[in-house]
RNA sequence: UCCUUAUAAAGAGUUCGGGGGAGGAAACUGGUCCUAUGAUCCCGCAGCAACCGGUGAAUAUCACAAAGGUGCUAAGUCCAGCAAGCCUAGCUUGAAAGAUGAGGA
Numbered sequence: 001u002c003c004u005u006a007u008a009a010a011g012a013g014u015u016c017g018g019g020g021g022a023g024g025a026a027a028c029u030g031g032u033c034c035u036a037u038g039a040u041c042c043c044g045c046a047g048c049a050a051c052c053g054g055u056g057a058a059u060a061u062c063a064c065a066a067a068g069g070u071g072c073u074a075a076g077u078c079c080a081g082c083a084a085g086c087c088u089a090g091c092u093u094g095a096a097a098g099a100u101g102a103g104g105a
Stems, first nucleotide, its partner, number of pairs: 001105007013045001016044004023034003028081004046073003051069002054064004077097001082094005
């Protein structure tokens, strides 16, 4: 990098300490937001969750805990874009794309 598969309206810093100094919210377009009251990002600490892993059981599953491996801690994956349906300024469902885990090439 590619393939398969599972998951996602919940939760966790009204950002705690240090660094850094301009854009950031994946990409494109359009919205809407965050940001010199210092964001995004990096390190540390704290926390959330429970995919792998752990323990137990009545073992396609369930329960418990939170050592270890990941992940996450603004807004539904911030919203829309494509398709279908409907009670058509819109709503619902699905897809695509992206994200994370596990397995594989």
The RNA shown here (SAM riboswitch aptamer (S box leader)) has 105 nucleotides and comes from Lysinibacillus alkalisoli. The source organism's lineage runs through Bacteria, Bacillati, Bacilli, Bacillaceae and Lysinibacillus. Model confidence (mean pLDDT): 82 of 100.